[in-house]
């Protein structure tokens, strides 16, 4: 220098909840907040989870209910994967 790895320091992120705020919603984003986290930095094109829906299927007398083989979106802090990166004891 790399790769594996996660000690030390210094510093970084931020769950649940609060309040504002966009959003039909899951959820985003700001502040406050700290459960974790060495990528909880990016990347949603695999996987799986959640939400909406005129559609399709199913039931229903119907208001509805249910279902994934459908659109659409959401979660990177659910798993795999791609990518970039601080600092260096064993």
């Nucleotide at each position: 220098u790399c790769c594996u790895c996660g000690a030390a320091a210094g510093g970084g992120c931020a769950a649940a909840c609060c309040g504002g705020u966009c959003g039909u919603a899951a959820g985003g984003c700001c502040g406050g907040g700290a459960c974790g986290c060495a990528a909880a930095g990016c990347c949603a094109a695999g996987g799986g989870c959640c939400g909406c829906g005129c559609a399709c299927g199913a039931u229903u007398u119907g208001u509805g209910u249910c279902g994934g083989u459908c659109g659409c979106g959401g979660c990177a802090g659910c798993c795999a994967g791609g990518u970039u990166a601080c600092c260096g004891a064993a």
The RNA shown here (c-di-GMP-I riboswitch aptamer) has 90 nucleotides and comes from a Planctomycetaceae bacterium. The prediction has a mean pLDDT of 82. The sequence was found by an Rfam model in a public genome assembly. The organism belongs to Planctomycetaceae, within Bacteria.